[in-house]
């Protein structure tokens, strides 16, 4: 200087005018993915059993038809995620990928090709005998690279085939599921009323967003890390037809994928540019 | 918003405990007919929706992504 390999940021600024949604203080108002709905967990409700109890019904536990998961340790609320680490396979390397338990528990495949393809004998090859003019047939006997296939007899491969061990899950999912003394709508009742009684719909109201497995470019401590515990700071969209906008101006490197609806914690895929921060190989100069 | 199924030739569907894919319909072309259908032959047409992985091998097992279609108040 050129290839490259690993992480990280951000996601146009700034102003000014009109708006909208939550609140009610002069506050906040989309994301790294809010997506996919592949996992995982809070949270609700529901099924059969069992023990406890303070007898209101609460709290604890189990459940295997089947369904995931898989090297070893760890971390977590929990996983199929993350950390470390051995192995195996790519790469010169920095590195990357890895569903990686068991094939002497059992059943099952092993296509064409080859002689033979999974309980090992059989054909063919040498050779030597019988029968036979010869071809050929029949006994034995030698070869183990008969060259085909991925794979040739060898504790064969294959379990992202059944299986077979360990260890994990009981089911559905906020359209779970509660309330309703106001509203609507329907039946009923009679004292005919802004009446009473039932019942259904139904964001009407709750779950539902300001206290949380919350969050931080912060300290500390312990630990290779993954995280953990302390201090300190900090409250950060919440609707129910459903907000986050629109237009005006300066400016830059001219803006890409995309819009929350229970909430987290992952993991896949989408993505314009731009910036850093560590390493590798090569050349070059010194 | 939750939940489940399907995607294989133009069309409508088979297919396999993994060994290289059919069918009716349609189309092209020949026979037959004086000529048309119908009939009888031949024949062409497939990224098995797309990307990965495991396999000696993948339409088929697994995963990931795209569509389509259906059910929950």
């Nucleotide at each position: 200087u050129a290839a490259g390999a690993g992480g990280g940021u951000u996601a146009g600024a700034c102003a000014g005018u009109c708006g909208c949604c939550c609140u009610a203080u002069u506050g906040g108002g989309a994301g790294g993915a809010a997506a996919g709905u592949c996992c995982g967990g809070a949270c609700a409700c529901c099924a059969u059993c069992c023990a406890c109890u303070c007898u209101a019904u609460g709290u604890g536990g189990a459940u295997a038809c089947u369904g995931g998961u898989a090297g070893c340790g760890g971390g977590u609320a929990a996983c199929a995620c993350c950390c470390g680490u051995c192995g195996u396979c790519c790469g010169c390397g920095a590195g990357g990928a890895u569903a990686g338990g068991g094939a002497u528990a059992g059943u099952g495949u092993c296509g064409c090709a080859g002689a033979a393809a999974c309980g090992a004998a059989a054909c063919a090859u040498u050779u030597g005998g019988g029968c036979g003019c010869c071809c050929g047939u029949c006994c034995a006997u030698c070869u183990a690279a008969g060259g085909u296939g991925a794979a040739a007899a060898g504790a064969g491969a294959c379990a992202a085939a059944c299986c077979c061990u360990a260890c994990c899950a009981g089911g559905u999912g906020c359209a779970a599921g509660g309330c309703c003394g106001u509203g609507u709508c329907u039946g009923c009742g009679c004292u005919u009323g802004c009446c009473g009684c039932a019942g259904a719909a139904g964001u009407g109201c709750c779950g539902c967003a300001a206290u949380g497995a919350g969050c931080g470019c912060u300290c500390u401590u312990g630990g290779u890390a993954a995280c953990a515990a302390g201090a300190c700071g900090u409250c950060c969209a919440g609707a129910u037809a459903g907000a986050u906008g629109a237009c005006u101006g300066u400016u830059c490197u001219c803006g890409a994928c995309a819009g929350a609806a229970u909430c987290c914690g992952g993991c896949u895929u989408a993505u314009c540019g731009a910036c850093c921060c560590u390493c590798u190989u090569a050349g070059u100069a010194u | 918003g939750c939940c489940g199924a399907u995607g294989u030739a133009g069309c409508u569907c088979a297919g396999u405990a993994g060994g290289u894919a059919g069918a009716g319909c349609g189309c092209a072309c020949c026979c037959a007919u004086g000529g048309u259908a119908a009939g009888g032959g031949u024949g062409a047409g497939g990224u098995c929706a797309c990307c990965a992985g495991u396999u000696c091998a993948a339409u088929c097992c697994u995963g990931g992504u795209c569509a389509u279609c259906g059910g929950c108040u």